This is a predicted structure of a 156-nucleotide RNA (FMN riboswitch aptamer (RFN element)) from Enterobacillus tribolii. Rfam family: FMN riboswitch aptamer (RFN element). Rfam links the family to the GO term FMN binding. Rfam's curators write: The RFN element is a highly conserved domain that is found frequently in the 5'-untranslated regions of prokaryotic mRNAs that encode for flavin mononucleotide (FMN) biosynthesis and transport proteins. Taxonomically the source falls in Enterobacillus (Bacteria, Pseudomonadota, Gammaproteobacteria, Enterobacterales). Its mean pLDDT, the model's own confidence on a scale to 100, is 76.
RNA sequence: GCUUAUUCUCAGGGCGGGGUGAAAGUCCCCACCGGCGGUAAAUCAGCAAGUUAGUGCUGAAAGCCCGCGAGCGCUCACGCCAGGUCCGGCGGGAGGUCAGCAGAUCCGGUGUGAUUCCGGAGCCGACGGUUAAAGUCCGGAUGGGAGAGAGUAACG
Numbered sequence: 001g002c003u004u005a006u007u008c009u010c011a012g013g014g015c016g017g018g019g020u021g022a023a024a025g026u027c028c029c030c031a032c033c034g035g036c037g038g039u040a041a042a043u044c045a046g047c048a049a050g051u052u053a054g055u056g057c058u059g060a061a062a063g064c065c066c067g068c069g070a071g072c073g074c075u076c077a078c079g080c081c082a083g084g085u086c087c088g089g090c091g092g093g094a095g096g097u098c099a100g101c102a103g104a105u106c107c108g109g110u111g112u113g114a115u116u117c118c119g120g121a122g123c124c125g126a127c128g129g130u131u132a133a134a135g136u137c138c139g140g141a142u143g144g145g146a147g148a149g150a151g152u153a154a155c156g
C1' cells in the first nucleotide's frame, strides 16, 4: 500500500416580514434551504522547486451533468382487527434482476476544453397530518441510509 473479514463512531438544511381570512409557518407578495459518491484547466487553499513570468503536486469546489440514498407506490409472504361470507382496515418484514411517483437549466463571457468557473435570468423538492392547499410546521423517526472516518485480524 492492496484485498477480504469484522467492530466502532459519524452521517439534512430551511418561514423572518407583509397581505387576505373566522382560521394559513400550508394561499398571495418578498424571503430562506440544498443528503452521499463521481466528474472539474481557469476559482480558492496548502506545499514544492524555481524565479518574477509562470510551473508542478495535493486538497476543496454542481440541488437542476452521471449515478446513489431515504419516503411513497409496486411485488412477495406474514401477523392483528372487523365480518355469516366476500370486499376491507391496520402493522411490521423481504425484494432495485420493479425506477412506477419523480424531480429540476438555460443564456452570455473566458478558454483547446465548462450544463461544474464568472455574470445574468430561471427551475425543482416523498408520504401522512392540519380550523386552509406545506421543500421550511407536526408525525412515522431516539427509525432507516447513500456513504465517510477510525480500529482490529488475515493475505500479498
Base pairs, nucleotide, nucleotide: 003154004153005152006151007150008149009148010147016030017029018028019027031136032135033125034124035068036067037066038065043060044059045058046057047056048055063123064122071101072100073098074095075094076093078091079090080089081088105121106120107119108118109117127139128138129137